[in-house]
RNA sequence: UGAGUCGGCCGGACGGUCGCGUGCUCCGGUGCAAACCGGGGCCCGAGGAAAGUCCGGGCUCCAUAGGACAGGGUGGUGGGUAACGCCCACUCGGGGUGACCCGCAGGCCAGUGCCACAGAAAACAGACCGCCUCGAUCAGCAGGCCGAGGUAAGGGUGAAACGGUGGUGUAAGAGACCACCAGCGUCCCAGGUGACUGGGACGGCUAGGUAAACCCCACCCGGAGCAAGGUCAGACAGGUGCCGUUGGAGGGCUGUCCGCCUGAGGUACCGGGUAGACCGCUCGAGGCCACCGGCAACGGUGGCCCUAGAUGGAUGACCGCCUCCCUGCAGGGGUAACCGUGUGUGGAGACAGAACCCGGCUCACAGGCCGGCUCAUCCA
Numbered sequence: 001u002g003a004g005u006c007g008g009c010c011g012g013a014c015g016g017u018c019g020c021g022u023g024c025u026c027c028g029g030u031g032c033a034a035a036c037c038g039g040g041g042c043c044c045g046a047g048g049a050a051a052g053u054c055c056g057g058g059c060u061c062c063a064u065a066g067g068a069c070a071g072g073g074u075g076g077u078g079g080g081u082a083a084c085g086c087c088c089a090c091u092c093g094g095g096g097u098g099a100c101c102c103g104c105a106g107g108c109c110a111g112u113g114c115c116a117c118a119g120a121a122a123a124c125a126g127a128c129c130g131c132c133u134c135g136a137u138c139a140g141c142a143g144g145c146c147g148a149g150g151u152a153a154g155g156g157u158g159a160a161a162c163g164g165u166g167g168u169g170u171a172a173g174a175g176a177c178c179a180c181c182a183g184c185g186u187c188c189c190a191g192g193u194g195a196c197u198g199g200g201a202c203g204g205c206u207a208g209g210u211a212a213a214c215c216c217c218a219c220c221c222g223g224a225g226c227a228a229g230g231u232c233a234g235a236c237a238g239g240u241g242c243c244g245u246u247g248g249a250g251g252g253c254u255g256u257c258c259g260c261c262u263g264a265g266g267u268a269c270c271g272g273g274u275a276g277a278c279c280g281c282u283c284g285a286g287g288c289c290a291c292c293g294g295c296a297a298c299g300g301u302g303g304c305c306c307u308a309g310a311u312g313g314a315u316g317a318c319c320g321c322c323u324c325c326c327u328g329c330a331g332g333g334g335u336a337a338c339c340g341u342g343u344g345u346g347g348a349g350a351c352a353g354a355a356c357c358c359g360g361c362u363c364a365c366a367g368g369c370c371g372g373c374u375c376a377u378c379c380a
Stems, first nucleotide, its partner, number of pairs: 001376010012322001014320005020045002023042008047351001051362002054360005059225004066258004071221005076090005091105001092103004106216002111214002113210003128155002130151006137144002163181006182206002184203008229279004238270006250262004286305008323348003327344004332339002
């Protein structure tokens, strides 16, 4: 200097004028009061994702009991957390020169499936070309054809063919046997909380892949959701049929079953009336700073702070000035890329707008800044 990789931040600041919304306060008016209307002042007023609604909770109600089955979720180990499918660290596997990144990461020896085409054969498989022995025949030199038997080391097909290399042995071969190696199994030693890692001994055992196939195993799981749920106000008109009133209609406990609880009304149709205000609603598993513990996630202690609460739904416009960005021109440095100065025009842009709250994950993002680490090249 370039390329890469990981992490963090900004995405306008300040001042003024006018205009919005909640809250607090002061003044005035109406009113018995509650409260309403108007004016002034002060504080505060969208995000890193407010988005997706994918997870986990707080909170509210069902609710006052349980069991079984079904269903769903997670899936290496250890920690963090209110909890999680999240975060941190580590192990193993894969990718990369590396920094780093990815992993639906338990089990195929419980069972059932699938592996196209090619190939003899794709799971306890198999003989296409082959190799060997015997018989008979042709031939007379090597061999050819037929029948019987042996074989899977060589060749071929394929993503993958029943371990690999070398030897012994054999009619020819073959873990049939041997040495070494790989995998697997059993036992032991060392390290580690653990997943696991390293080593040793024995064993001829060599039986593919796929569970992001069905499944098995381990662990976890009530439901519904702020349109939850409450308070106040307001209005009303019932009729007919069916079922039922302790011999229990209906309702609740998830989906089913058992069981339990509640219970005098329920339901179909016809017809009439009301639709307003308020709470929930923002003090929180809260934010910021410092120190301590921990590899880290995070935890502890102390101090400071209160930062929207709308309800057809508020936060906007203009001006000044600073900063930033794009671009034109001028001139300086530099081999170049580019750096810095002055000046003119333009712009404040991208993704995007709370609606009960919080912890995550995921998708989107014009332009710009900072830092760690890795690799390459050059110079000293």

Record summary
Model confidence (mean pLDDT): 77 of 100. This is a predicted structure of a 380-nucleotide RNA (Bacterial RNase P class A) from Galactobacter sp. Its Rfam family is "Bacterial RNase P class A". Rfam describes the family as follows. Ribonuclease P (RNase P) is a ubiquitous endoribonuclease, found in archaea, bacteria and eukarya as well as chloroplasts and mitochondria. By type it is a ribozyme. It is recorded under the gene name rnpB. Taxonomically the source falls in Galactobacter (Bacteria, Bacillati, Actinomycetes, Micrococcaceae). The RNAcentral record of the sequence draws on ENA.